[in-house]
RNA sequence: AAUCGGGAGAGACCGCGAGGCUCAGAAUCAAGCAUUUUGGGCGGGCGGCGCCGAAGGGGCAAGCAAAAACUCUCAGGCAAAAGGACCGGUU
Numbered sequence: 001a002a003u004c005g006g007g008a009g010a011g012a013c014c015g016c017g018a019g020g021c022u023c024a025g026a027a028u029c030a031a032g033c034a035u036u037u038u039g040g041g042c043g044g045g046c047g048g049c050g051c052c053g054a055a056g057g058g059g060c061a062a063g064c065a066a067a068a069a070c071u072c073u074c075a076g077g078c079a080a081a082a083g084g085a086c087c088g089g090u091u
């Protein structure tokens, strides 16, 4: 380095309108499609408050240099999944 296994913490928090997807009703139509409209749901987006430290990054650290799992929380994260410092096996 590749691959396999293990691997913590903290919100499934609150609000929002246009648009997207989807479900149901109504109008229109002979009917269907389409369109309009009403209500619900979903993911995403934006904003707010709270919180976590284990990708990465910054700070501190003995006489000097280097250095942490300490510290900050910029980044990242707060159901599951994914990710994950680090640990172990095999090559």
Base pairs, nucleotide, nucleotide: 001091002090003089004088005087006086011049013048014047015046016045020042021041022040023039024038025037026036027035050078051077052076056074057072058071059070